[in-house]
RNA sequence: AUUAUUCGCCGGGGGUGCUGCCUGCAAAGGUUGGCUGAGAAAUACCCUUAAAACCUGCUCUGGUUAAUGCCUGCGAAGGGAGUGUGAAAAUACAAAAAG
Numbered sequence: 001a002u003u004a005u006u007c008g009c010c011g012g013g014g015g016u017g018c019u020g021c022c023u024g025c026a027a028a029g030g031u032u033g034g035c036u037g038a039g040a041a042a043u044a045c046c047c048u049u050a051a052a053a054c055c056u057g058c059u060c061u062g063g064u065u066a067a068u069g070c071c072u073g074c075g076a077a078g079g080g081a082g083u084g085u086g087a088a089a090a091u092a093c094a095a096a097a098a099g
Stems, first nucleotide, its partner, number of pairs: 001091003005088005010082001011048004016042001017035003020031004054079003060073001062071002
């Protein structure tokens, strides 16, 4: 000095569904019930230039399920929040009597 690497700090971004039971004409509300998941309002979890958070397409395709972005395709698609800072490791270059 560099980084297809890892970690810390600061700042920033994101999602929170389906269903059982109860109340209710319905809309909706309540619940330490169940399902998947990192996370289904915790101040937690994930992501932070990205082929891994998330959004659009999507009231989508195929499959599964009690039901659901539950799985899959679309998808190396388009968008999407830090050329932040420090350390470790590795590599390259330079210097060296020692520091």